Record summary
Bacterial small signal recognition particle RNA from Ligilactobacillus agilis DSM 20509, 87 nucleotides, folded computationally. The RNAcentral record of the sequence draws on ENA and Rfam. The coordinates come from a structure-prediction model, not an experiment, and the mean pLDDT is 80. Of the family's consensus pairs, 92% are formed in the model.

RNA sequence: GCCUUGGAGCAAUAAUGGCCUUACGAACCGUGUCAGGUCUGGAAGGAAGCAGCACUAAGUUUGGUUCGUUAUGUGCUUCAAGUUAUG
Numbered sequence: 001g002c003c004u005u006g007g008a009g010c011a012a013u014a015a016u017g018g019c020c021u022u023a024c025g026a027a028c029c030g031u032g033u034c035a036g037g038u039c040u041g042g043a044a045g046g047a048a049g050c051a052g053c054a055c056u057a058a059g060u061u062u063g064g065u066u067c068g069u070u071a072u073g074u075g076c077u078u079c080a081a082g083u084u085a086u087g
Base pairs, nucleotide, nucleotide: 001084003082004081005080006079007078008077009076010075011074012072013071014070015069016068017067018065019064020063023060024059030055031054032053033052038047039046040045
């Protein structure tokens, strides 16, 4: 010096979680508005409220991340040991 092995550090890749983000998403046990109809009143009116619609929850999903965690037949640096060659 080459090679092999082990330790440490940094990076790379992958997975996963956090945060942000796209879309979907509730017969009833979410909210709002409640056609029709129901109840109540002498009447004016009032009450509850199904469907529908809207907003969203749990959840699923798209992308991002200068955040975390895990993993390694990836890369570099460094330390140590061993084989071997040379001086």
The source organism's lineage runs through Bacteria, Bacillati, Lactobacillaceae, Ligilactobacillus and Ligilactobacillus agilis. Rfam family: Bacterial small signal recognition particle RNA. About the family: The signal recognition particle (SRP) is a universally conserved ribonucleoprotein involved in the co-translational targeting of proteins to membranes. By type it is a non-coding RNA gene.